[in-house]
The part of an RNA shown here (small-subunit ribosomal RNA, 5' domain) has 515 nucleotides and comes from an uncultured Bacteroidaceae bacterium. The prediction has a mean pLDDT of 82.
Context: one part of a larger RNA
RNA sequence: GAUGAACGCUAGCGAUAGGCUUAACACAUGCAAGUCGAGGGGCAGCACUUCGGGUGGCGACCGGCGCACGGGUGAGUAACACGUAUGCAACCUGCCCAUAACAGGGGGAUAGCCCGGAGAAAUCCGGAUUAAUACCGCAUAACACAGGGAUACCGCAUGGUAUUAUUUGUUAAAGAUUUAUCGGUUAUGGAUGGGCAUGCGCAGGAUUAGAUAGUUGGUAGAGGUAACGGCUCACCAAGUCAGCGAUCCUUAGGGGAACUGAGAGGUUUAUCCCCCACACUGGUACUGAGACACGGACCAGACUCCUACGGGAGGCAGCAGUGAGGAAUAUUGGUCAAUGGUCGGGAGACUGAACCAGCCAAAUCGCGUGAAGGAUGAAGGUAUUAUGUAUUGUAAACUUCUUUUGAGGGGGAAUAAAGUGCAGGACGUGUCCUGUUUUGUAUGUACCUCUCGAAUAAGCAUCGGCUAACUCCGUGCCAGCAGCCGCGGUAAUACGGAGGAUGCGAGCGUUAUCC
Numbered sequence: 001g002a003u004g005a006a007c008g009c010u011a012g013c014g015a016u017a018g019g020c021u022u023a024a025c026a027c028a029u030g031c032a033a034g035u036c037g038a039g040g041g042g043c044a045g046c047a048c049u050u051c052g053g054g055u056g057g058c059g060a061c062c063g064g065c066g067c068a069c070g071g072g073u074g075a076g077u078a079a080c081a082c083g084u085a086u087g088c089a090a091c092c093u094g095c096c097c098a099u100a101a102c103a104g105g106g107g108g109a110u111a112g113c114c115c116g117g118a119g120a121a122a123u124c125c126g127g128a129u130u131a132a133u134a135c136c137g138c139a140u141a142a143c144a145c146a147g148g149g150a151u152a153c154c155g156c157a158u159g160g161u162a163u164u165a166u167u168u169g170u171u172a173a174a175g176a177u178u179u180a181u182c183g184g185u186u187a188u189g190g191a192u193g194g195g196c197a198u199g200c201g202c203a204g205g206a207u208u209a210g211a212u213a214g215u216u217g218g219u220a221g222a223g224g225u226a227a228c229g230g231c232u233c234a235c236c237a238a239g240u241c242a243g244c245g246a247u248c249c250u251u252a253g254g255g256g257a258a259c260u261g262a263g264a265g266g267u268u269u270a271u272c273c274c275c276c277a278c279a280c281u282g283g284u285a286c287u288g289a290g291a292c293a294c295g296g297a298c299c300a301g302a303c304u305c306c307u308a309c310g311g312g313a314g315g316c317a318g319c320a321g322u323g324a325g326g327a328a329u330a331u332u333g334g335u336c337a338a339u340g341g342u343c344g345g346g347a348g349a350c351u352g353a354a355c356c357a358g359c360c361a362a363a364u365c366g367c368g369u370g371a372a373g374g375a376u377g378a379a380g381g382u383a384u385u386a387u388g389u390a391u392u393g394u395a396a397a398c399u400u401c402u403u404u405u406g407a408g409g410g411g412g413a414a415u416a417a418a419g420u421g422c423a424g425g426a427c428g429u430g431u432c433c434u435g436u437u438u439u440g441u442a443u444g445u446a447c448c449u450c451u452c453g454a455a456u457a458a459g460c461a462u463c464g465g466c467u468a469a470c471u472c473c474g475u476g477c478c479a480g481c482a483g484c485c486g487c488g489g490u491a492a493u494a495c496g497g498a499g500g501a502u503g504c505g506a507g508c509g510u511u512a513u514c515c
Stems, first nucleotide, its partner, number of pairs: 001514003005511005012367005018360002020325001025323003029320003034065003039062002042058002046056003072278003082201007091194002096190007104138001106136002114127005144170005149164006175182002203250003210241003215238005221233003253275004257268004280301005303314004331357001333356003339353001340351004370401004380392005406452006415442001418439002421436007459504005464485003470499005480487002
């Protein structure tokens, strides 16, 4: 000098940023991921009704998209995890953009609804019946995929690219309605996001010296993957790594950055950003463009809860909150107004992301606790050489002034750039422009203004040297102080009190840690 700090004493206000460093301990309760009726059958509930699901609309259900983002934590990991630089002639990429082509004709189910049954519940079973942009054949296909042939060119080794009036085979689609659009299928390219590989860098220990059997390599081998690869398997060979530190043990998420220092360096990685890993513990896959999936599934385990004892339910390292641990860390708040996300044609819905508010001197910055004048140098205190003097001290009183702040009264935002609805216009077919209307959580807040009155606001530590600041009294190696040197045994500037002084100041000291 610094801190995500804690403790002691003290405390007026505002702005900005921050707030479980410990038990990745256990969690009551609420909320944190839905949306679409312009895909479908329908109508439980609400409203209207011409009593017709007819209309507005819509719970549950089928279907689509999302739920792999956003948010949390740092347990594991010494590793291509991360950083940086390359490569993929070994790869994938939903939504989005561009281009080209296409969408013909059928089928069988199933949820819901209805009927019946089992169960304490969770939930499950049987029958009948029904729809789709759900599912499945058929047709049509190619620059797509798979196989064979030809020509030309190129490279970085395996090889790659282009052309095919060369040939064989395989594969697609879905409709909705307000008729204006939205959606569907295939292919190519782009964008974005990912996957894989490699060089270098990246903690300690040799009181860890040998380690290794899918281990190392091969077979144009087989399987698997989006893709390369012992990734897996079969067979063959015996390799491979290591004193330039293998293996083992311990510790640890990595980086941008932050603190310190003249720098080199050292230390840290809380908040914010990027990447990684994890989601009660361990394992597994399913779905999907994407997960081996925090608020999905299955199995095993520990724990907790319900039970009619037969059987079931759960996962806050999301936001609040509770218990525990601890020196120690906040509200079971408001709003989707803005920014962003998902869904939707849109209106809009959802959003503990986000934006705000609440608590905390825990940090940084700003402001204030008055200003000018004022010597009978007042009283009182303290010291003293004591009718005196010094000091507190221009300090107070007193006079004049101001009103930041405060109390009361009045006014009162920006954040709405924009979007929605309506009307009009332009280009020309979904965009733009103009006018108007409406949308503000924080908020009657910030801020402005009027009145009042110095009014409402100062402490903490130190004073032997280092180190700015000295005297008296008490105590008497006691009580005590102390960062180091040291102080105290009768004149203690070092202990305790007082007066005075010094330093910093809404803070000041102490402790801990780093430089």